[in-house]
A computed fold for an 89-nucleotide RNA from Agromyces ramosus, annotated as Glycine riboswitch aptamer. The coordinates come from a structure-prediction model, not an experiment, and the mean pLDDT is 80. The model forms 91% of the base pairs in the Rfam consensus. Its Rfam family is "Glycine riboswitch aptamer". Gene Ontology term of the family: glycine biosynthetic process. From the family's description: This family represents the bacterial glycine riboswitch.
RNA sequence: CGACGCGUCGCGGGAGAGCCGGAUUCAUCCGGCACCGAAGGAGCAAGCCUCCCCGCCAAUCUCUCAGGUCACAACACCGCGAUGACGAG
Numbered sequence: 001c002g003a004c005g006c007g008u009c010g011c012g013g014g015a016g017a018g019c020c021g022g023a024u025u026c027a028u029c030c031g032g033c034a035c036c037g038a039a040g041g042a043g044c045a046a047g048c049c050u051c052c053c054c055g056c057c058a059a060u061c062u063c064u065c066a067g068g069u070c071a072c073a074a075c076a077c078c079g080c081g082a083u084g085a086c087g088a089g
Base pairs, nucleotide, nucleotide: 001089006084007083008082009081010080011079012078013077018033019032020031021030022029023028034069035068036067040065041063042062043061047056048055
């Protein structure tokens, strides 16, 4: 000097799922039932270990606690840029 990969920030792309009733200061709030899954959270397989049990163990899978179902916001994931640490060479 410094690749790959990792963290953070910014930009772009980015899906899904609703009605009814009431209060309405028209911004929104409350209730009932229904629904979505791609923040987060939880659970499990193969496999590993063991005599056995236990334990370890991923997800976009499952659950729907949370979140969401006009828009905004948020959002896994992808791309680009900047930056931080590590660091092959």
The organism belongs to Agromyces, within Bacteria.